Predicted 3D model of a 314-nucleotide part of an RNA (large-subunit ribosomal RNA, domain IV) from a Burkholderiales bacterium. The coordinates come from a structure-prediction model, not an experiment, and the mean pLDDT is 81. The RNAcentral record of the full RNA draws on ENA.
[in-house]
Context: one part of a larger RNA
RNA sequence: AAUAGGUUAGGGAACUCGGCAAAACAGCGACCGUAACUUCGGGAUAAGGUCUGCCUGCAAAGGUUUCAACAAAAGGUCUCUGCUGACUGUUUACCAAAAACACAGCUCCGUGCUAAAUCUAAAAGAUGAUGUAUACGGGGUGAUGCCUGGUCAGUGUCGGAAGGUCAACCAGAACGGCGCAAGCUUUUCUGUUAAGCCCCGAUGAACACCGGCAGUAACUAUAACUGUCCUAUGGUAGCGAAAUUCCUUGGCACAUAAGUAGUGUCCCGCACGAAUGGCAUAACAAGCAGAGAACUGUCCCAACCAUUAACCCA
Numbered sequence: 001a002a003u004a005g006g007u008u009a010g011g012g013a014a015c016u017c018g019g020c021a022a023a024a025c026a027g028c029g030a031c032c033g034u035a036a037c038u039u040c041g042g043g044a045u046a047a048g049g050u051c052u053g054c055c056u057g058c059a060a061a062g063g064u065u066u067c068a069a070c071a072a073a074a075g076g077u078c079u080c081u082g083c084u085g086a087c088u089g090u091u092u093a094c095c096a097a098a099a100a101c102a103c104a105g106c107u108c109c110g111u112g113c114u115a116a117a118u119c120u121a122a123a124a125g126a127u128g129a130u131g132u133a134u135a136c137g138g139g140g141u142g143a144u145g146c147c148u149g150g151u152c153a154g155u156g157u158c159g160g161a162a163g164g165u166c167a168a169c170c171a172g173a174a175c176g177g178c179g180c181a182a183g184c185u186u187u188u189c190u191g192u193u194a195a196g197c198c199c200c201g202a203u204g205a206a207c208a209c210c211g212g213c214a215g216u217a218a219c220u221a222u223a224a225c226u227g228u229c230c231u232a233u234g235g236u237a238g239c240g241a242a243a244u245u246c247c248u249u250g251g252c253a254c255a256u257a258a259g260u261a262g263u264g265u266c267c268c269g270c271a272c273g274a275a276u277g278g279c280a281u282a283a284c285a286a287g288c289a290g291a292g293a294a295c296u297g298u299c300c301c302a303a304c305c306a307u308u309a310a311c312c313c314a
Stems, first nucleotide, its partner, number of pairs: 002308001005305004010300002014298001019295001029051004037042001039143001053064004065069001077293007084285002089101002105141007117127003144280004149210003154207002156203005163198003170191005176185003211229005238272001239269001250266005
C1' cells in the first nucleotide's frame, strides 16, 4: 500500500460530472400543531414543538434509580423549484428500469353471422364465439381540464349504369396453302368485349403539407398598410434559446463574493405547433435538472486503532 471496520481538534461540500460514499436529524407511543396547491379524495406521519422509567395515591401531589428512562433497535432525513411521463403496472434472464412499453379514456376503419380477421398449399376443420354492432377485429392517440386551425394539387382509400384505352375467347371478312369435293387451315384485318388505368367526385383523429420579394407613419426605428410573384393551402390558438436555438455563455432580471448550470421574462422559432396531438395540470416516480436546512474524513490534510493477508517462529 491492499481488505473490510472504527475514532478524530478546527472548518463543514472548499471534494466531485454529480453530496458518489459516509454521517447525521427524525423514529410503529401520547399531546399540540400543520402551508402553497388541489381533480376536494388529497397534499399529510407535511413542516415544527413538548412529554415518556419505577413506587405510593382516585386525583392533586410526593418519593426514588441511572451515563442514558417508550433502559426497545423491528422502525422515514426534510424543504423549495422546474422538466418528462397522469397514476398501480411492464421491459433489454447475464452492463440500460427509463422520459421507452402498457394503461383506463378518446377517435378512425372493417365486420349483419357460413361475420370480418386468423391458422392451413388447398379443402375439410378450428379460433373468433356456444359471442351478434353497448359485439368482434385492426390502426392511431394516451388519465383529467381547455382545445384540436387551414389545404383534397400529389399519394392512398371509398364512390361513380356515361366516355377513352385495353387481353384471350367468340363472330365475320380477305389473300394464300391443302383437298376431286365437302371442307380444314396459316397470316392479316374488322366487330364484340372484363377488371384495371385514364376520367369525375368525396375523404385529414388517411400518408402528408402549411411561402417569397419589395415599398410605406411628421426625429429615428419599426411596419398595422400597399404592391407583386408563386402555391392545393401558406402555421390559427397555445407554447417558445425549449429533452427542440446553430450563431450562443442570446438580451434583461433573480440567486452567488464569483453561476457556460437553474428559474422568470423577451421573441431574431438556423429547424415548436395542434390525436405523428398542442397547452395546462393535483397526486405519483430507485426518473432527469437546480437550490436550501441538517449532517458529516467527500475535502482542507491527514493521523491513529483494529480484522485478514503480508511478515517472523514452529